[in-house]
RNA sequence: AGUUCAGGCUGGGCAAUUGCUCACCCAAGAAGAUUGGGAGAGAGGAAAGUCCGAACUUCAUAGAACAAGGUGCCGGAUAACGUCCGGGGUCCCGAUUUUAUCGGGAUACGGAAAGUGCCACAGAAAAUAUACCGUCCCGGUUUUAUCGGGAUAAGGGUGAAAUGGCAGGGUAAGAGCCUACCGCGGAAAUGGUAACAUUUCCGGCAGGGCAAACCCCACCUGAAGCAAGGUCAAAUAAAGAAGCCUUUCCCUUAAUUGGGAUCGAGGUUGUUCGCUUUGAAUGUUCCGAUUAUCGGGACAGGGCUUCCGGGUAGACUGCAUAAAUCACGAAGUAAUUCGUGAUCAAGAUAAAUAAUUGCCGCCCCGAUUAAAUCGGGGAACAGAAUUCGGCUUAUAAGCCUGAACUAUUG
Numbered sequence: 001a002g003u004u005c006a007g008g009c010u011g012g013g014c015a016a017u018u019g020c021u022c023a024c025c026c027a028a029g030a031a032g033a034u035u036g037g038g039a040g041a042g043a044g045g046a047a048a049g050u051c052c053g054a055a056c057u058u059c060a061u062a063g064a065a066c067a068a069g070g071u072g073c074c075g076g077a078u079a080a081c082g083u084c085c086g087g088g089g090u091c092c093c094g095a096u097u098u099u100a101u102c103g104g105g106a107u108a109c110g111g112a113a114a115g116u117g118c119c120a121c122a123g124a125a126a127a128u129a130u131a132c133c134g135u136c137c138c139g140g141u142u143u144u145a146u147c148g149g150g151a152u153a154a155g156g157g158u159g160a161a162a163u164g165g166c167a168g169g170g171u172a173a174g175a176g177c178c179u180a181c182c183g184c185g186g187a188a189a190u191g192g193u194a195a196c197a198u199u200u201c202c203g204g205c206a207g208g209g210c211a212a213a214c215c216c217c218a219c220c221u222g223a224a225g226c227a228a229g230g231u232c233a234a235a236u237a238a239a240g241a242a243g244c245c246u247u248u249c250c251c252u253u254a255a256u257u258g259g260g261a262u263c264g265a266g267g268u269u270g271u272u273c274g275c276u277u278u279g280a281a282u283g284u285u286c287c288g289a290u291u292a293u294c295g296g297g298a299c300a301g302g303g304c305u306u307c308c309g310g311g312u313a314g315a316c317u318g319c320a321u322a323a324a325u326c327a328c329g330a331a332g333u334a335a336u337u338c339g340u341g342a343u344c345a346a347g348a349u350a351a352a353u354a355a356u357u358g359c360c361g362c363c364c365c366g367a368u369u370a371a372a373u374c375g376g377g378g379a380a381c382a383g384a385a386u387u388c389g390g391c392u393u394a395u396a397a398g399c400c401u402g403a404a405c406u407a408u409u410g
Base pairs, nucleotide, nucleotide: 001406002405003404004403005402006401007400008399009398010397012360013359014358015357016356017355018354020042021041022040024038025037026036027035028034044381048392049391051390052389053388054387055386056225057224058223059222063273064272065271066270068221069220070219071218072217073087074086075085076084077083088109089107090106091105092104093103094102095101096100110216111215115214116213117210118209119208132156133155134152135151136150137149138148139147140146164182165181167179168178169177183205184203185202186201187200188199189198190197191196229317230316231315232314240307241306242305243304244303245302246301248261249260250259251258263279264278265277266276267275268274282300283299284298285297286296287295288294289293324343325342326341327340328339329338330337331336362378363377364376365375366374367373
């Protein structure tokens, strides 16, 4: 210097004319609608996805248990989060160099000795483990070649994984059978807030993996959502059909009137408890029994639900001051917090925030080897809808930082 990868920032600027929306000022207009003039503002880094978390609104006066769901190393930040910062463990890559240091990256990283379950095929055997080849010992036979019995799990095979690994001793041959080191389990000391690291001692040692399998442990969690809500206006029929209920008492009234309880019905997350809201009205008549009175029917009336069926659905508000942005200072490794000062930066409702022209800037090509200059062409992903903090995805071109590789020079 170039290429590749990762991360971060910007992602056109200025002016004129015309047009649209918002709030403000002036004039006319009966307030107003509306008209004219003035000066000001007007779509992103992701507005996307709707994956998390909240603010706010309603249920609503609003609790407990179970279920269900989410997170999962340690410490910190935050309104909170499954997010972010720092540290630890494990794994991967590279360099120096030598089993260590440095740099970069990934991480769905609690528990497998509570229990259940799975590990295809291959293989003798994948756990109540096992013996295919092979090795060693004994015996037989046809001294070759083979057969039977016993021992074995070091060597080989199968497989992702096969009685912890490697070296030595020992053995008939072998094996943690024994020893040293590593691994595993336990204990102690030191350092650290902690995760954890280092050292020492004890033990031949529960065969491994999977919990992004069920499960166990710790912590957390109301539901719905601005089409939430609030105010005003309009309409809220008629007739018909079906089903269920009209329980039991007390006081009062002319009353089928008014009130209270009981029994029902509904709401509160999925269930239960608790809590809470709400409900009708009797009259006539028949039968049976009967001291008073009780039981069972019919009709009328009343309450609730469903079907069918016609009508209304417009306006205003919520609506933008927000855990906001910027600058400086302080604390902190950082995420971030605190203080001072300044700014107020869209509010549409079928959906405004734009169009044209000129100049400048950026990228590509050509005119000349370069610079200057001239000409031509191009510019990504993409449009707010209650608001905010994150994550994920898309992105032409330019700039900055880091890592790796290549080339050149010292």
Molecule: Bacterial RNase P class A
Organism: Bacteroidota bacterium